[in-house]
Context: one part of a larger RNA
RNA sequence: GAACGCUGGCGGCAUGCCUUACACAUGCAAGUCGAACGGCAGCACGGGAGCAAUCCUGGUGGCGAGUGGCGAACGGGUGAGUAAUAUAUCGGAACGUGCCCAGUAGUGGGGGAUAGCCCGGCGAAAGCCGGAUUAAUACCGCAUACGACCUACGGGUGAAAGCGGGGGAUCGCAAGACCUCGCGCUAUUGGAGCGGCCGAUGUCAGAUUAGGUAGUUGGUGAGGUAAAGGCUCACCAAGCCGACGAUCCAUAGCUGGUCUGAGAGGAUGACCAGCCACACUGGGACUGAGACACGGCCCAGACUCCUACGGGAGGCAGCAGUGAGGAAUAUUGGACAAUGGAGGAAACUCUGAUCCAGCCAUGCCGCGUGAGUGAUGACGGCCUUCGGGUUGUAAAGCUCUUUUACCCCUGACGAUAAUGACGGUAAGGGGAGAAAAAGCCACGGCUAACUUCGUGCCAGCAGCCGCGGUAAUACGAAGGUGGCAAGCGUUGUUC
Numbered sequence: 001g002a003a004c005g006c007u008g009g010c011g012g013c014a015u016g017c018c019u020u021a022c023a024c025a026u027g028c029a030a031g032u033c034g035a036a037c038g039g040c041a042g043c044a045c046g047g048g049a050g051c052a053a054u055c056c057u058g059g060u061g062g063c064g065a066g067u068g069g070c071g072a073a074c075g076g077g078u079g080a081g082u083a084a085u086a087u088a089u090c091g092g093a094a095c096g097u098g099c100c101c102a103g104u105a106g107u108g109g110g111g112g113a114u115a116g117c118c119c120g121g122c123g124a125a126a127g128c129c130g131g132a133u134u135a136a137u138a139c140c141g142c143a144u145a146c147g148a149c150c151u152a153c154g155g156g157u158g159a160a161a162g163c164g165g166g167g168g169a170u171c172g173c174a175a176g177a178c179c180u181c182g183c184g185c186u187a188u189u190g191g192a193g194c195g196g197c198c199g200a201u202g203u204c205a206g207a208u209u210a211g212g213u214a215g216u217u218g219g220u221g222a223g224g225u226a227a228a229g230g231c232u233c234a235c236c237a238a239g240c241c242g243a244c245g246a247u248c249c250a251u252a253g254c255u256g257g258u259c260u261g262a263g264a265g266g267a268u269g270a271c272c273a274g275c276c277a278c279a280c281u282g283g284g285a286c287u288g289a290g291a292c293a294c295g296g297c298c299c300a301g302a303c304u305c306c307u308a309c310g311g312g313a314g315g316c317a318g319c320a321g322u323g324a325g326g327a328a329u330a331u332u333g334g335a336c337a338a339u340g341g342a343g344g345a346a347a348c349u350c351u352g353a354u355c356c357a358g359c360c361a362u363g364c365c366g367c368g369u370g371a372g373u374g375a376u377g378a379c380g381g382c383c384u385u386c387g388g389g390u391u392g393u394a395a396a397g398c399u400c401u402u403u404u405a406c407c408c409c410u411g412a413c414g415a416u417a418a419u420g421a422c423g424g425u426a427a428g429g430g431g432a433g434a435a436a437a438a439g440c441c442a443c444g445g446c447u448a449a450c451u452u453c454g455u456g457c458c459a460g461c462a463g464c465c466g467c468g469g470u471a472a473u474a475c476g477a478a479g480g481u482g483g484c485a486a487g488c489g490u491u492g493u494u495c
C1' cells in the first nucleotide's frame, strides 16, 4: 500500500502481490571495441575472365564466428535469514584501490605457441577429439630500475606494447625507416572518491531459559591475509562471559522517516533515500582492482524439460506475462528524445535503469453536474383536526451563461547548431447547445435529522444501552428531514 456493498462526470499528482523467498510457457532485461589481431561466412561496391549463364578476386565499405581489451562486482529485484559477522551515532589504526586527477622516470632487444581457417574422426543432440598452419596491445625470457627485500659501503630480485593522423629533407625497390601530434603501455609518488577492519554507546519479548564456554580466555613462536587479530596451527598458563540478565528460546532486516498525540510518548518501517543480507536449496573456490558473483563455473540435493536411453538442458526475489494461493494489487505497451550507465578516439551501439504511455475513484487535490427570475404557492405525492399543511422557487415558463465533456483550426516548453518516445499532447482561438454528468448513509439516546402505513417477541434490527408480544419516531416501505458528496457506508489496523 487496503478490501467489500451501492453508485460513478472530468482533470492534475501520486500509489498499486501486504498472501506462497510457491512453480514458471514466451519475449526482452549486458554489452561494446576493426584506431589491439589474424582474417572474410553473409551483404554492397570496384576490378578481372567469359558471347552469356556465371566464375575469380579482402582491392573498398563494412563484418558473422574467433583471439584480445574493458565492462559484466554498477544499475534492477526481494526481505527468506540475521537480536548482532546488522544498523544508527561518535571515534580509531594495522590496510587495499581498475577507471579519474597531479607529478617523476621509462616505453630497448628477442622468442616459442595457440584459437580461427583447412583436413580427418566421434555423437541423436549438447558438444568432443586428432593433424597441419598463422597473428596480436595474448604469452614468455634478456637488458635497464625510482620501489620493495636481505646477512645492508654490498647482494640478489621485479616492467613495458603498440595503434592512429600528418609530413620537409635524407635513406629505402616497396612497405617503411625518420620527425611530429594524439591515444595507449610500464614502474613509482601523492590525491580524490570508494571499500575492508577495530572500539564505545543505543536498538523487541520471555527467568515457566541460570549458569555458559576447550580455540574456549590470554601468552610465546610460526603460518596466513591487502590489513590488526585464535583468523589458523604448535607449545604454555587457566582463564573468559554472566541477575547492569550470559546462555537458550521466540519474534524481527536496521535507519532517515511515516501515522497519531498539546506534548511526553505510543505504533510503524509500503512508496522515496542510505546501509545490510539473499538470488531454486546446501557447499566450494576460480577469474579479477573489486565477487566467493541474480541473468558466471564446479559438486551435491529437490523439481521441470529434451533424448536415438548412451547422455544432456534449466533457475523471473529483473520488466511484462501465466498458473496457484488469496478479501486483494495493473500492459506479454512506446522510446533511448531527456537524465544517467557500459564500451568506443569518434560516429555510434547497448540499456524493461530511466523517461513516457495503458489499466484501477486506491489515495490526495481541484473543477463540474448550471445562473437569474419565477406564486393561480400549478399538477402529482405525503400528511391532515378535512379548514389546510408540506414537498416548494422546487417545477413549468421567461431571460442568460458555456467551465468540463463534444466538434473544427492553430500549436509549444522540455533541446537546440541538429536530434522529441510522450504527441498534434499541454495550451490558445472558434462552434453548437442546459445541453452529456448524483449518489450513498442515517433519522430512539449517545448523534444532526419524524410522520404514516404494514408487521405483531413473528419477520427482523443492533457499535453500546436496547427495540419488536395490535396505535413501533428503533423492524419493512413511503413521504419528509439530516449528514457527506463523485463518492458514501461497512469491515480490518494503529494512535
Stems, first nucleotide, its partner, number of pairs: 002491005009367006016359001017325001022323003026320003031070003036067002039063002043061003046057004077278003086203007095195003100191008108142001110140002118131005149155002162183006170177002206248001211241003216238008253275004257268004280301005303314004331357001333356003339353001340351004370400004380391004404436001406431005414422001439484005444465003450479005460467002